[in-house]
RNA sequence: GGGGGUGUAGCUCAGUUGGGAGAGCGUCGGCCUUGCACGCCGAAGGUCAGCGGUUCGAUCCCGCUCACCUCCACCA
Numbered sequence: 001g002g003g004g005g006u007g008u009a010g011c012u013c014a015g016u017u018g019g020g021a022g023a024g025c026g027u028c029g030g031c032c033u034u035g036c037a038c039g040c041c042g043a044a045g046g047u048c049a050g051c052g053g054u055u056c057g058a059u060c061c062c063g064c065u066c067a068c069c070u071c072c073a074c075c076a
Stems, first nucleotide, its partner, number of pairs: 001072007010025004019056001027043005049065005
C1' cells in the first nucleotide's frame, strides 16, 4: 500500500423489506430481612466511531476518514 471483517449503554452483545434504540451483567432507588446477601419491582444511563450524501424518514443504503482484528504485497 491492497482485500476482508469489526465499531450500538460502564462491560459483553442483539437489532434488515429503512419508520419503536434494546437484552443480560453492572450502577442507583424501593420491597423483603433484626441487618446483609439472595430474590422481586422500578429507574437512570446512548452524538448507534466521525463527516458528508441518498431518502418524507438512516444503527441499517452510498462515499470518504479514524481505530482495532485478519490475509496479501512491499521493505536495496